[in-house]
Context: one part of a larger RNA
RNA sequence: UGACGGGGGCCCGCACAAGCAGCGGAGCGUGUGGUUUAAUUCGAUCUACACGAAGAACCUUACCCAGGUUUGACAUGUAGGUAGUAGUGAAGCGAAAGUGGAACGACCCUUCGGGGAGCCUGCACAGGUGCUGCAUGGCUGUCGUCAGCUCGUGCCGUGAGGUGUUGGGUUAAGUCCCCUAACGAGCGCAACCCUCGCCGUCAGUUACAAGUGUCUGGCGGGACUGCCGGUCUAAAACCGGAGGAAGGUGGGGAUGACGUCAAGUCAGCAUGGCCUUUAUAUCUGGGGCUACACACACGCUACAAUGGCCAGUACAAUAGGUUGCCAACCCGCGAGGGGGAGCCAAUCCUAAAAAGCUGGUCUCAGUUCGGAUUGGAGGCUGCAACCCGCCUCCAUGAAGUCGGAGUUGCUAGUAAACGCAGGUCAGCUAUACUGCGUUGAAUACGUUCCCGGGCCUUGUACA
Repeated sequence: UGACGGGGGCCCGCACAAGCAGCGGAGCGUGUGGUUUAAUUCGAUCUACACGAAGAACCUUACCCAGGUUUGACAUGUAGGUAGUAGUGAAGCGAAAGUGGAACGACCCUUCGGGGAGCCUGCACAGGUGCUGCAUGGCUGUCGUCAGCUCGUGCCGUGAGGUGUUGGGUUAAGUCCCCUAACGAGCGCAACCCUCGCCGUCAGUUACAAGUGUCUGGCGGGACUGCCGGUCUAAAACCGGAGGAAGGUGGGGAUGACGUCAAGUCAGCAUGGCCUUUAUAUCUGGGGCUACACACACGCUACAAUGGCCAGUACAAUAGGUUGCCAACCCGCGAGGGGGAGCCAAUCCUAAAAAGCUGGUCUCAGUUCGGAUUGGAGGCUGCAACCCGCCUCCAUGAAGUCGGAGUUGCUAGUAAACGCAGGUCAGCUAUACUGCGUUGAAUACGUUCCCGGGCCUUGUACA
């Protein structure tokens, strides 16, 4: 000087407390551990566990078994060869890859010698999701959007170093003020950026009420403790008020200082070194990643009457669409099939929003709750749904009556509830993720305690 303390002081954070909804019990979905397996590919441990994976039937795929290939599935160079050459490729063998080779059959330049492309043979080399994230780049997580981390000159100290950055106030903030052997400055904070909320103005197609500006898009204004009162050292600031769509950072986002964890990633990519080269490369068929005594994590659905079912009826916002979205209409109980209008989309389509409201029924029961599981019959995608897809209909109707110790999220248009859309994608194991709107709370006395953090101070046999 740091780090640490079951030392002290001050302060903050959904950290506790006050509340609301959960998880932990059940069934199922998914991930992980373990076990099993020929293989169940690999990575990831507070910061992994619906994570990489925004989608494993084949492919993907890296794993296993079996069958092939060896200048190779892909690139460049070089030497030689090649005219029925390159290419297409029948029969046969084969699960395919491949092997095989009947038959057909080219291109460019040319000084007609040949050259180029292609093909073959050889040599250099290719290839590697093989190892090392403790050789690395890049990117990322965490402390933490915490308020800190430093420098120049000066001053103090033999020196390490200190001062500044401490102190008194104040703030979300090393934010600002005052004091001050310090005076200044940089990276952070804040602001500048995007978005939502108010107003003005301009332009309006495809919006709508048909010439208006709901709306869409651009430009500008508006909020600054600016005004008033009080407190204070008449400093910063704090408290209250007015006006205002908005008030003291207006809400949200993007933005992550010096550094820490030899944190994570050689499997996204790049890359040093090592290893491999008839195999650790590569192609193909099949299997596996989907196993199952069990344990954990994240979720979905419930256990019902603030509810279930039936009928009627109302109101969104994102977003996507030509290998696409697919209307009306017809068939089918339905999934779906036919059909073909419109739309390269503010025009058309996905599209029905759902909870809600109105009426009816059920009357507390393992039920008209709950939907697992299983049988049967179908539909769709796709070469192909056995391993291993989704959906529909009929039947079946399991556990479950609110969950131990413990534990999670959330302070307002938030939690909770409700549906909708998208990416990935042929299809889908999405209950995941990313967004969108609709309905819309409760509580915060307070900082003693738990957790994490900041500043000062103190002890130390630690560095």
A computed fold for a 463-nucleotide part of an RNA from a metagenome, annotated as small-subunit ribosomal RNA, 3' major domain. The RNAcentral record of the full RNA draws on SILVA.